The RNA shown here (transfer RNA) has 72 nucleotides and comes from Spizellomyces punctatus DAOM BR117. The sequence is in RNAcentral, with records from ENA and Rfam. The organism belongs to Spizellomyces punctatus, within Eukaryota. Rfam family: tRNA. The coordinates come from a structure-prediction model, not an experiment, and the mean pLDDT is 84.
[in-house]
RNA sequence: GGGGGUUUAGAUCAGUGGUAGAUCGUCCGCUUUGCAUGCGGAAGGCCGCGGGAUCGAGCCCCGCAACCUCCA
Numbered sequence: 001g002g003g004g005g006u007u008u009a010g011a012u013c014a015g016u017g018g019u020a021g022a023u024c025g026u027c028c029g030c031u032u033u034g035c036a037u038g039c040g041g042a043a044g045g046c047c048g049c050g051g052g053a054u055c056g057a058g059c060c061c062c063g064c065a066a067c068c069u070c071c072a
Stems, first nucleotide, its partner, number of pairs: 001071007010024004018055001026042005048064005
């Protein structure tokens, strides 16, 4: 220098155009003499950044960045 992949909640990951989800974690409640487990609930993300197409984008197109990988 070139090819490919990844980027979404605190963590790990889903989400193939129509109001962003799960598990774990955190907080609150119930249950217990108390703890754990279990059950219920809540907070928390404008989806890496900037543009474009579309009535409408996490999803499609372009550029950039970071990380992983392959080639040179």